[in-house]
């Protein structure tokens, strides 16, 4: 020194993210209103609605100093009849005539979108009562007429008549101009017309008194002030679904007419004049200074205050006047109210109070002219609902207060918890001490008031000025001061899930409610109501409306347009807007200075005044703007001149499916004709319709037709875009190369506009081979109005005219410029070259920077820039209605709204799914073996029945499951029958016994009796039993969806994570993928990754071989001993075995492959080989999977019952259906005999050898064993001999009867066994399904748990015997990894779409009906200006009356615009779990979409042409890297 004070976000679209995008909050404001509450003041505000109607009072009158006149009252005097009456003095009401003055002051916003309002100018086109200032003048006359008296008419308002009378009322006359007109003359100026000064003629025109004598007024002129009048520039709403408007219109002459310009009006003459820079129209609306907001720059607003307009019941119209076309004036029309003797008459609060009425909603029928101000008047004074106070509302803004300060047994109370305690309310309160604002009493007490008059004094200019004395306050005894007792008079409202500061209880249970969004409430609610507690503001506090911000969401500052809304289908062009280089000139734009103006209040800043604030004075600043002047000249512009690079031209050449017209050509179809020929042919997933013996289909040969051109051919080429493809001929358009010859910016862009425009569609005529909408058949199906097949018609070709659309795409406008490289290609040009680079113009892929939400884009930009056109602002309704234009028509262009919803969306993440791919596992499949599905039985479960057949389990993952054992009991159920601190347990005074035995009632529990009566002891007690009261009960009741905790299941499947870097805006990715391999995310290589972790595997048990090391109860080779016979018995440890420790197995060694990992071998060693076999071990997680009835627990229900004790029943029922087994059906069998070989368990309430009894079942006796000792224990199959000999049987063994053992308090509902007697069904099981890959399936047994006994064919373990099969991975199931679509995220059992049907809302159509407001034509036409004009009045001026021409209204009549209403009717939203189907999302199951046609209940399907916004598959082409 600049600078100068200024800008914040959030909630909601997803599983999650990022981006677009609307909603929705938080702030500020208010003439506000409603809810709850309320102590002072103080300053402000107050009908926003019906400009809708008013009772009642006030609001504009004053002047006697213009005037005629005077009621009445006081004083005095006279007459007198003593109460009339006279005159004198003062006194002056009421009401007239004049004069000002009522045109201001107040009120309202109806009407206007306009020169109405802002602002700047201009008047050479004007007018100004009072007021200042200046000059002149003010002479002498006249006639009426209110009043007042007298009479009539009327209810009344009010009107007529006589008669009389003033004036500053009115009228002549007289003087006059610097004053108006006409003419002239000379001069100066200007801005066309013109203006100004000085002069000359000539015509017109004036006046008033009053008076206190001081003055006050009157007249004409000229000046100044002030206040008006017109005029014009720029700017001041919305709608183009208003596109043409307009005849006095635009203009000129002339007139009128006005203060004054001017079609303001008139005759005339021209035909203009506004309009896309928005005319006319309709809709709305009083503008401004300001006011609120915003950072601003904007939006929205005009309440108070101040300016300006309108306007004053509604419309119209003059008069008076200086001024009005007049708010408390006047005439007319009309609508309303009132009076009314019915003839006639008043009336106009949008003035202030006030009243109804409307409304959510806005004040007193108050005080005073003290003060400002205004009318009048000489004044004094009087009028002022203007103003100045008071009243009344918390309506806003401001200020005070309702105490302070100690004070902890941290009281009581309340609430709350984890509850003998503790938190919180909380120093709060109680009590102590202290103040007294405020309030209440009592006293004191204003400012605003001053130059009023008058009165005195001074000084002069003698009527002014100054000093001096002087009366007056509504508010109001108001503000403020003091004095005094006393905390004494005074706090609510809202909210607490997030956003957003502030939490627990309890009640409620998708109820009742709550909500701004998003949501909350379905039995644990910080959302709902209560309550305690907090939290924010505080005499307020919240709600609701409106407006601005937030919102950059209309983007000038300060937005977009590939996929989110959005580029016009494409080109040419007009208006407009944008424009190359150089030089001179101008100065419009631009900058700079200077000056006018931007009233004032308001805002902003200093200072000062009310004890402060609010509020007010005051002083600068700002008024961001016009306007005018002087000045620069760099840039735009404009004028002149030049120039060549833009752009054009020429010249030579060159390319192509450019285009239009014409000729020509083969092939293929298809029909026609001959021939050959002979049962089919044709179609499909598979048929069938169809053709075909009247000869098809094949085949061949001719013949005609129409329409489309194969290879070439390709991310080629070419056009502006649709679009173009077979040779060729003519016309004819473009491009690009070159070359630097010409022209000089000639150029971009392009609203409206005019051309061109696929396909389908339409009209007229032709032609019609294929092919092919409709339509017909046939077939699929639950239907199949579709896919599929057979035919088949417009169409599909031409020619001419429509039509103007499309996913008309590159979802990307058109032009120029500048920005790093690679490759490839096309057309030239250059070059000796077919090489390789170069060069210009296309066309194509990848990338750098940068852009971008992000995928991408990336010299053909979506980068950096410029211009210019189009377009877009949440979804839905709706590309819909309506209206217009355009078409022949289908239809196209344009193009809302009501209503509705928080939200639709882009892109990309991770999952999850596809009737998408790839690759890989699994008894998935296939290959085999056996089942089960048939039969009778067993269980279980479903249904049914029943008092009761408790409960749970229910795809896989319920069903021989929970039960590993229901006859009482178990037991939960049903019936009866009891019990109420209880059945059971603890704690326990007191007892001393309890049990047990017996009697009675009873089913039983129970109830009543009787009867018998402890142990130990250290002598303290202790145990043990029963036990009162009490305090703790109990519940298999409910919720597995409140829950532990256990479990099933994907799955023993290979996955699931983290640190740290790293990439990505970010969700997330990367590690984890890839290339190999493995049973395995196993290991190895490679890698923006390195590492770890839970999970694999290893570590643990058994097995399978060997060592040791031990040697009983087990073994017995070797020695002794004994026996009919036996490890019996001494002994032994050798073996087997038992059980402890070890050893062994690692691809360790070999050989081939391989970089490694590893893999392969009839390898070799081994007992055992590539995880040796098995178990046990189950990662993050899903299934709101299962279990409250194992337990355990939160809550919530029951409490002489939902506890609980007993008896007896049930759980075992039985037309049926399902699962799981068992036993068969038989000879691989089965019945008899003989005769072997095992493991592994369990045993004293037990297993029992033996022995006897009986046919058994078992029973009676008893030895041994608390177990390698004894038993349970017999191992079956197998093996060996024999019968049977293919049958319902010597198979099967239910069923049922007969007669028994056994367990048990009890076998009837309801056990097992056993003898005997019976001897059903079954002859190998339909669709279909199950399990199993080795010592396994298959088949034999044995053991055990639970249990008195047993319904066990279940279950769980042991062992004998012991197979078959596996190419392979196409398919069905399941599951991992990759990838790729998704409109799914409850996750395909997903989402979804469209008709119907039901209610509900809004809106379009619409025969009619009912308005409205603008206008048109005609008719009629008041009051009233203007005009015209003989009779009537008047002496005259000049009036009355006709008359005429406008017009308010009024009628009539067609018409357009707009509202409302409707019988019907038609689409659209929105709603509960409705119907029918499945149309789209994945290859969505036929890919989806668009345009258009046609058809169908819907969704739609189909031709037909085009798009990827289609997946898969990869062959070709390109690109990248090596």
């Nucleotide at each position: 020194a600049c600078u100068a004070u200024g800008g914040a976000g959030a909630g909601u679209u997803u599983g999650a993210u990022c981006c677009u995008g609307g909603c929705u909050c938080a702030g500020g404001a208010u003439g506000a209103a409603c809810g709850c509450u309320a102590g002072c003041g103080g300053c402000a505000g107050g009908c926003a609605u019906a400009a809708u109607a008013c009772a009642u009072g006030c609001a504009a009158g004053u002047u006697g100093u213009a005037c005629g006149g005077g009621a009445u009252u006081g004083g005095g005097g006279g007459g007198c009849u003593u109460g009339c009456u006279c005159c004198c003095c003062a006194u002056g009401a009421g009401a007239g005539u004049g004069g000002c003055g009522u045109a201001c002051g107040g009120g309202u916003g109806c009407g206007u979108a306009a020169c109405g309002g802002g602002u700047a100018u201009g008047c050479a086109a004007c007018c100004u009562g009072c007021a200042u200032c200046c000059a002149a003048c003010u002479g002498g006359g006249g006639g009426a007429u209110a009043g007042c008296c007298c009479c009539u008419c009327g209810a009344a308002a009010g009107a007529g008549g006589g008669a009389u009378u003033a004036a500053u009322a009115c009228c002549g006359c007289a003087u006059a101009a610097c004053a108006u007109g006409g003419u002239u003359a000379a001069g100066a100026g200007g801005c066309a017309u013109c203006u100004c000064u000085u002069g000359g003629c000539c015509a017109u025109c004036a006046a008033a008194g009053c008076u206190c004598c001081g003055g006050c007024g009157g007249u004409u002129g000229g000046a100044u002030a002030u206040g008006g009048g017109c005029a014009u520039g720029c700017u001041u709403g919305a709608c183009a679904u208003u596109a043409g408007g307009u005849a006095g219109u635009u203009g000129g002459c002339g007139g009128g007419g006005u203060a004054a310009c001017g079609g303001c009006c008139c005759a005339c003459c021209a035909a203009g004049c506004c309009u896309a820079c928005g005319a006319u129209g309709u809709c709305u609306a009083g503008g401004g200074g300001g006011u609120c907001u915003g950072a601003g720059a904007g939006g929205a607003u005009g309440u108070u205050c101040c300016c300006c307009c309108a306007c004053a019941c509604u419309g119209g119209u003059a008069c008076u006047g200086a001024g009005a076309c007049a708010c408390g004036g006047a005439c007319c029309a009309g609508a309303c109210u009132c009076c009314u003797a019915c003839g006639g008459g008043a009336g106009g609060c949008a003035g202030c109070a006030g009243u109804a009425g409307g409304g959510a909603a806005u004040a007193u029928u108050g005080g005073u002219c003290a003060a400002u101000g205004g009318g009048c008047g000489a004044a004094a004074g009087c009028c002022u609902g203007a103003a100045c106070c008071a009243g009344c509302c918390a309506u806003g803004c401001c200020g005070c207060g309702u105490g302070c300060a100690g004070g902890a047994u941290g009281a009581c109370g309340g609430c709350c918890c984890u509850c003998u305690g503790g938190g919180u309310u909380g120093u709060a309160a109680a009590c102590u001490g202290c103040u007294u604002u405020u309030g209440u009493a009592c006293g004191g007490g204003a400012a605003g008031a001053a130059u009023a008059a008058g009165c005195u004094c001074u000084a002069c200019g003698u009527g002014u000025a100054g000093a001096g004395u002087g009366a007056u306050g509504a508010c109001g005894g108001u503000a403020c001061c003091g004095u005094a007792a006393g905390a004494a008079u005074a706090a609510g409202g809202a909210u607490c899930g997030g956003c957003u500061a502030a939490c627990u209880c309890c009640g409620u249970g998708c109820c009742a409610g709550c909500a701004g969004c998003c949501g909350c409430g379905g039995u644990a609610a910080u959302a709902c109501g209560g309550a305690g507690g907090a939290u924010c503001c505080a005499a307020g506090c919240g709600u609701u409306g409106u407006c601005c911000g937030g919102a950059u969401u209309u983007a000038u500052u300060g937005g977009g347009u590939u996929u989110a809304a959005a580029g016009g289908g494409u080109g040419c062009g007009u208006a407009g807007g944008c424009g190359g280089u150089c030089u001179a000139u101008u100065a419009a734009g631009u900058c700079a200075g200077u000056g006018g103006u931007g009233a004032a209040a308001g805002u902003u800043u200093g200072c000062g005044g009310c004890u402060c604030a609010a509020c007010c004075g005051u002083a600068a600043a700002a008024u961001u703007g016009c306007c005018a002047u002087u000045g620069a000249a760099a840039c735009u512009g404009a004028u002149a001149g030049a120039c060549u690079u833009g752009a054009g031209u020429a010249u030579g050449g060159u390319u192509g499916a450019g285009g239009u017209g014409g000729g020509c050509g083969g092939a293929a179809u298809g029909u026609g004709u001959c021939a050959u020929g002979u049962a089919g042919c044709g179609g499909u997933g598979a048929a069938a319709u169809g053709c075909u013996u009247a000869g098809a289909u094949a085949u061949g040969a001719u013949a005609c037709a129409g329409a489309a051109c194969a290879c070439c051919g390709a991310u080629u080429g070419c056009g502006a875009a649709g679009g173009c493809a077979g040779c060729u001929c003519a016309c004819u358009a473009a491009a690009c190369c070159a070359u630097a010859a010409c022209u000089g910016a000639c150029g971009c862009u392009g609203a409206g506009g005019c051309a061109c425009g696929a396909a389908a569609g339409c009209g007229u005529g032709g032609g019609u081979a294929u092919c092919a909408a409709a339509c017909a058949g046939g077939a699929u199906u639950a239907g199949a109005u579709a896919c599929c097949c057979u035919g088949g018609u417009a169409g599909u070709c031409c020619a001419c005219g429509c039509c103007g659309u499309a996913a008309a795409c590159g979802u990307u406008g058109a032009u120029a410029a500048c920005u790093c490289g690679u490759a490839a290609u096309u057309g030239g040009c250059g070059a000796u070259a077919c090489a390789c680079a170069g060069u210009c113009a296309g066309u194509u892929a990848c990338c750098a920077a940068g852009c971008g939400a992000a995928a991408g884009c990336g010299u053909u930009a979506a980068g950096u820039u410029a211009u210019c056109c189009a377009c877009c602002u949440g979804g839905g309704g709706a590309g819909u209605a309506c209206g217009u234009c355009c078409g022949c028509a289908a239809g196209g262009a344009u193009g809302a709204a009501a209503c509705u919803c928080a939200a639709a969306g882009g892109a990309a993440u991770u999952g999850a799914c596809g009737g998408g791919g790839g690759c890989c596992c699994g008894c998935a499949c296939a290959a085999g073996c056996g089942g089960a599905g048939g039969a009778g039985c067993a269980u279980g479960u479903g249904g049914u029945u029943u008092a009761a057949u408790u409960c749970g389990a229910u795809g896989a993952u319920a069903c021989g499951c929970g039960a590993g054992g229901a006859a009482c009991c178990u037991u939960a159920c049903c019936u009866g029958g009891g019990c109420u601190u209880g059945a059971a347990u603890g704690u326990g005074a007191g007892u001393g016994a309890c049990c047990g035995u017996c009697c009675c009632g009873g089913a039983a529990a129970c109830g009543g009796g009787a009867u018998u009566u402890c142990c130990c002891u250290u002598c303290g007690g202790g145990g043990c039993a029963c036990a009162a009261a009490a305090c703790a009960a109990g519940g298999u009741g409910c919720u597995g969806c409140a829950u532990g905790g256990c479990u099933g299941u994907c799955g023993u499947c290979a996955g699931c994570u983290c640190g740290u870097g790293c990439c990505g805006u970010g969700a997330g990715g990367u590690g984890u993928u890839g290339g190999g391999u493995u049973a395995a995310g196993u290991c190895c290589c490679g890698c923006a990754a390195c590492g770890a972790g839970c999970g694999c595997a290893a570590c643990c048990c058994c097995u399978a071989u060997c060592u040791u090391u031990a040697g009983u109860u087990g073994c017995c080779a070797u020695c002794a001993g004994g026996u009919u016979a036996u490890g019996c018995u001494g002994g032994g440890g050798a073996c087997u075995c038992u059980a402890a420790a070890g050893a062994g197995a690692c691809u360790g060694c070999c050989u081939a492959c391989g970089u490694a990992a590893g893999u392969a071998g009839u390898g070799a060693g081994g007992a055992a080989g590539g995880c040796g076999g098995g178990g046990a071990c189950g990662a993050c997680g899903u299934c709101a999977a299962g279990u409250c009835a194992u337990c355990a627990u939160g809550g919530c229900c029951c409490u002489u019952a939902c506890g609980u004790c007993c008896a007896g029943g049930g759980c075992u029922a039985c037309a049926c259906a399902c699962g799981u087994g068992c036993u068969a059906c038989a000879a691989u069998g089965g019945g008899u005999g003989c005769u072997a070989c095992a493991a592994a368990g369990g045993g004293u309430u037990g297993c029992a050898a033996c022995a006897c009894a009986g046919c058994g079942a078992u029973g009676u006796g008893a030895a041994g064993c608390u177990a390698a000792u004894c038993u349970c224990u017999a191992a079956a199959a197998a093996g060996c001999a024999u019968c049977c000999u293919c049958a319902g049987u010597u198979c099967g063994g239910a069923u049922u009867g007969g007669a028994g053992u056994c367990u048990g308090c009890a076998a009837c509902u309801c056990g097992a066994c056993u003898c005997c007697a019976u001897g059903a069904a079954g002859u190998u099981g339909g669709a279909u399904u199950c399990g199993c890959u080795a010592g396994u399936a298959a088949u034999c047994g044995g053991a055990u748990a639970u249990c008195a006994g047993c319904a066990a064919u279940g279950a769980u373990c042991c062992g004998g015997u012991g197979a078959a099969u596996a190419c392979g991975u196409u398919c069905c199931c399941g599951g991992g990894c990759c990838u790729u679509g998704u409109a799914c995220a409850c996750a395909c059992c997903g989402c979804c779409c469209g008709u119907c049907a039901a209610g509900c809302c809004a809106u379009g159509g619409a025969a009619g009906c009912c308005g409205g407001g603008a206008g048109a034509a005609c008719c009629u036409a008041a009051a009233g200006u203007c005009g015209a004009u003989c009779a009537c009045c008047g002496c005259a001026a000049g009036g009355a009356g006709u008359c005429g021409c406008c017009u308010a209204g009024g009628g009539u009549u067609a018409u357009a615009c707009u509202g409302g209403u409707a019988a019907c009717u038609a689409g659209g939203g929105c709603u509960a779990a409705g119907u029918c189907g499945u149309a789209a999302c994945a290859a969505g199951g036929u890919a989806a979409c668009c345009g258009u046609a046609c058809c169908g209940g819907a969704a739609g399907g189909u031709g037909u042409g085009g798009u990827u916004g289609g997946a898969u598959c990869a062959u070709c082409u390109c690109c990248u890297u090596u």

Small-subunit ribosomal RNA from a Flavobacteriaceae bacterium, 1522 nucleotides, folded computationally.
The source organism's lineage runs through Bacteria, Pseudomonadati, Bacteroidota, Flavobacteriia and Flavobacteriaceae.
Its Rfam family is "Bacterial small subunit ribosomal RNA".
The sequence was found in a public genome assembly.